A computed fold for a 245-nucleotide part of an RNA from a Candidatus Woesearchaeota archaeon, annotated as large-subunit ribosomal RNA, domain VI. The source organism's lineage runs through Archaea, Nanobdellati and Candidatus Woesearchaeota. It was read from a public genome assembly. Its mean pLDDT, the model's own confidence on a scale to 100, is 82.
Context: one part of a larger RNA
RNA sequence: UGUGGAGUCUGAAAGGAAGGACCAUUUAGUACGAGAGGAACGAUGGUUCGAGGCCACUGGUGUACCGGUUAUCCGACAGGGUAUCGCCGGGCAGCUACGCCUCAAGGGAUAAGAGCUGAAAGCAUCUAAGCUCGAAGCCUGCCUUGAAAAGAGACUCUUUGGAAUACGAGUAAAAGACUCGUUUGAUGGGACUGGCGUGUAAGCACCAAGGCAACGAGGUGUUCAGCGUGCGGUUACCAAUAAUU
Numbered sequence: 001u002g003u004g005g006a007g008u009c010u011g012a013a014a015g016g017a018a019g020g021a022c023c024a025u026u027u028a029g030u031a032c033g034a035g036a037g038g039a040a041c042g043a044u045g046g047u048u049c050g051a052g053g054c055c056a057c058u059g060g061u062g063u064a065c066c067g068g069u070u071a072u073c074c075g076a077c078a079g080g081g082u083a084u085c086g087c088c089g090g091g092c093a094g095c096u097a098c099g100c101c102u103c104a105a106g107g108g109a110u111a112a113g114a115g116c117u118g119a120a121a122g123c124a125u126c127u128a129a130g131c132u133c134g135a136a137g138c139c140u141g142c143c144u145u146g147a148a149a150a151g152a153g154a155c156u157c158u159u160u161g162g163a164a165u166a167c168g169a170g171u172a173a174a175a176g177a178c179u180c181g182u183u184u185g186a187u188g189g190g191a192c193u194g195g196c197g198u199g200u201a202a203g204c205a206c207c208a209a210g211g212c213a214a215c216g217a218g219g220u221g222u223u224c225a226g227c228g229u230g231c232g233g234u235u236a237c238c239a240a241u242a243a244u245u
Base pairs, nucleotide, nucleotide: 004158005157006156007155008154009153013145014144015143016142019049020048021047022046023045024044025043026042032037050103051102052101053100054099058097059096060095061094065090066089067088068087069086070083071082072081073080074079092230106140107139108138113133114132115131116130163245164244165243166182167181168180169179170178187239188238189237190235191234192233193232194231195229196228197227198226203222204221205220206219207218210215
């Protein structure tokens, strides 16, 4: 600032490189040229380097998760521990690139330069007065910050306090900070449900090479099962109580 509170803006000023290059098509076998040859202005499409953002697709990771399997241990089964996550096959979300999107034009004043009109100097002359053009460069245009810009801005709402701590969290995050919620509630957890991942659980029944038998790898059915879920939805069941400055 400035003396009420909350919010929305303006934009002085500051920062940025946010753009650079190349190719093809068309212009056009045209202008030009005896021919041979052979452009450009403009327009369109793309490639690459760089910058910013994103995760629907593709790929990577995915030590949340599911499955297979080896050695060993928990007496056996079941279920597990250890071995780089033991190794291997998959994989949602998230994070990412190898994936996707965007990155002008235009305007103003000019430089070298090109000119108009035009005298000094009856001619000539772009210059002396005056005027028109002219660059990836300058000022803008675009993005970000930005009322402490002391010339300290404007507007809206409210006529009444506001903020912080605390508590539940995450679109945020090293700590602070930031954002949301706090019963007038879906903020987190739980439950249910949908989706997603894995791939058909245990138990039981039947079959089964072999075996004197005991037993028996494995297969089929129950079973698109079982298990898991950082996602969507529903639901106050639990916790956002109580309180302080």